[in-house]
Context: one part of a larger RNA
Molecule: small-subunit ribosomal RNA, central domain
Organism: uncultured bacterium
RNA sequence: GCGGGCGAAAAGAGCGCGCAGGAGGAAGAAAAAGACAGAAGAGAAAGCCCACGGCACAACCGGGGAGGGACAAAGGAAACCGGACAACUAGAAGGCAAAAGAGGGAAGAGGAAUUCCGAGGGCAGCGGGGAAAAGCAAAAAAAAAAGGAGGAACACCGGAGGCGAAGGGCGGCUUCCUGGUCUGUAACUGACACUGAGGCGCGAAAGCGUGGGGAGCAAACAGGAUUAGAUACCCUGGUAGUCCACGCCGUAAACGAUGAGUGCUAAGUGUGGGGGGUCGAACCUCAGUGCUGAAGUUAACGCAUUAAGCACUCCGCCUGGGGAGUACGGUCGCAAGACUGAAACUC
Repeated sequence: GCGGGCGAAAAGAGCGCGCAGGAGGAAGAAAAAGACAGAAGAGAAAGCCCACGGCACAACCGGGGAGGGACAAAGGAAACCGGACAACUAGAAGGCAAAAGAGGGAAGAGGAAUUCCGAGGGCAGCGGGGAAAAGCAAAAAAAAAAGGAGGAACACCGGAGGCGAAGGGCGGCUUCCUGGUCUGUAACUGACACUGAGGCGCGAAAGCGUGGGGAGCAAACAGGAUUAGAUACCCUGGUAGUCCACGCCGUAAACGAUGAGUGCUAAGUGUGGGGGGUCGAACCUCAGUGCUGAAGUUAACGCAUUAAGCACUCCGCCUGGGGAGUACGGUCGCAAGACUGAAACUC
């Protein structure tokens, strides 16, 4: 490389937008680049294959035959692929009407709770745990009530629920700006669609830079316990950090361990949104989200109209274990490091 594969054995890129490229709906007329059929040509020799002959055989050698390209030229046909032309509406986009939503950004106001502060009140404890101690407290703590400050997070509703391209991304309220989706209709466009190497953008937590902020929590650190020891688990403290603004980083069990798109293939049951239907139901239907299961599939487990079934298109990736996601080189980064990514050797 081929073949075979990628839910868990090696393997789906964390996710999107999209240039090139690849492949692409139904029907018409013409042309004939690809592809097609026929005829003639060319396709050296040797070799391969068939059968024959010569060395006693074979290897080897000789003569003969067959076969041999998506080759070149001329004419032909027009189903398929491609190009140009004219037209279609089932894909796609889009107008109108209506709907749901923690989708994103900014600003503002809010209540509960923790902590702290001052004043009053109060008396000897509080706290913590398996038990304790360290710690706090006569300089008046803790418990209880009122006041004030500040930061962070939004109980109940809350749901197998909703939204988002993804990420355990988004949950109190109001206003402003803004993206996407679903349903109904069918006026308008008329294949404009799909995928997508590179590229560009987004991307939890931790971490980094500058400046703020700091209530609670809490790596590091300190003390107290436990223990043979205890650089831990438990307790008391506690700094980075967690929060905000701007800029980096670019990773993850970034998981459905399952790439995207389209079509097809039994049902049953729950749930959030819309439409039809009904007085209200039942019921029908569209796009979601769960469970159970048919055919089928799978090594089995399982999957099963949200496929891991049946097919097609395009991309990514795998090729025994260790060495190793290491070394070297390159690109990126302030750094941490990220991406790309071997070999010797060994089993």